[in-house]
Context: one part of a larger RNA
Molecule: large-subunit ribosomal RNA, domain IV
Organism: metagenome
RNA sequence: UGGUGUUGAAGGAACUCGGCAAAUUGCCCUCGUAACUUCGGAAGAAGAGGGCCUCACUCAUGGGCAACCAUGGAUGAGGGGCACAGACCAGGGGGUGGCGACUGUUUAACAAAAACACAGGGCUCUGCUAAGUCGAUAAGACGACGUAUAGGGUCUGACGCCUGCCCGGUGCCGGAAGGUUAAGAGGAGGGGUGCAAGCUCUGAAUCGAAGCCCCGGUAAACGGCGGCCGUAACUAUAACGGUCCUAAGGUAGCGAAAUUCCUUGUCGGGUAAGUUCCGACCUGCACGAAUGGCGUAACGACUUCCCCGCUGUCUCCAACACCAACUCA
Numbered sequence: 001u002g003g004u005g006u007u008g009a010a011g012g013a014a015c016u017c018g019g020c021a022a023a024u025u026g027c028c029c030u031c032g033u034a035a036c037u038u039c040g041g042a043a044g045a046a047g048a049g050g051g052c053c054u055c056a057c058u059c060a061u062g063g064g065c066a067a068c069c070a071u072g073g074a075u076g077a078g079g080g081g082c083a084c085a086g087a088c089c090a091g092g093g094g095g096u097g098g099c100g101a102c103u104g105u106u107u108a109a110c111a112a113a114a115a116c117a118c119a120g121g122g123c124u125c126u127g128c129u130a131a132g133u134c135g136a137u138a139a140g141a142c143g144a145c146g147u148a149u150a151g152g153g154u155c156u157g158a159c160g161c162c163u164g165c166c167c168g169g170u171g172c173c174g175g176a177a178g179g180u181u182a183a184g185a186g187g188a189g190g191g192g193u194g195c196a197a198g199c200u201c202u203g204a205a206u207c208g209a210a211g212c213c214c215c216g217g218u219a220a221a222c223g224g225c226g227g228c229c230g231u232a233a234c235u236a237u238a239a240c241g242g243u244c245c246u247a248a249g250g251u252a253g254c255g256a257a258a259u260u261c262c263u264u265g266u267c268g269g270g271u272a273a274g275u276u277c278c279g280a281c282c283u284g285c286a287c288g289a290a291u292g293g294c295g296u297a298a299c300g301a302c303u304u305c306c307c308c309g310c311u312g313u314c315u316c317c318a319a320c321a322c323c324a325a326c327u328c329a
Base pairs, nucleotide, nucleotide: 001324002323003322004321005320006319007318008317010315011314014313019310027051028050029049030048031047036041038158052079053078054077055076056075058073059072060071061070062069063068080084092308093307094306095305097303098302099300100299104116105115120156121155122154123153124152125151126150132142133141134140159295160294161293162292164225165224166223169222170221171218172217173216174215175214178213179212180211184207185206189202190201191200192199193198226244227243228242229241230240253287254284265281266280267279268278269277
């Protein structure tokens, strides 16, 4: 000097990105226990008291014919110790937001989470030799010894209230017409050669599928969801009007948000002092409805902020024990 421990005056988070680490709490019994709630919970909520030994009295249980014995409890009186769940073991607690409903799963060896999954919801495909998948082709197999209350794909993600408008583009589905269109059919006509028959090359109409064009449908399919100007008897604002464009111009709900650039927005709360936090406002750079919207009890080694307790985290370090380093032998 480092490591691992133990202890510490006064203060008690002033430390720090952040109470990281440490400390506090810890068991049993009795009392007591809020908001909220899906009535199950929340809850060991929180919080308060007791716990050792002796004696007296009393009760209960078991055994015994009984005397009595054993165990446990209530009440009262006392006793000792620094300390009575005497060592070890053994929850700190509360409040408020965000996200995800939950228990689960995950980057074996830097990420455990708000990511994945999930029950539930929707759309879509599939009528059985099913669709789908594996298999150079296949045979065969899975699906399934199942049969649409089944199986596959995809999105969402408990529950509650809901899920608006747009089918112009892309996709998908439907459409006995029409347009376009390959091979093929068809052969008018033309070329080469030949005396010719012929052989050979080319070839216009016309008939030819799916596809595309075209006509419809479809958004819990991929996706999208405006601009400018004016207007009310203070001012300000604009329920209202005009105009341009669009397939349609963002509905409910939420909103400086895990989304807000300007921004430490403004107001309120909490602090002596608050770029964080909570509640509002709405000027949403650039929320928004199953790429789900908004809520939500319970749950979380998640995350934000605050409070109580507690502490060497700190003010500000010190001592001790052991192990190493170091010095000497």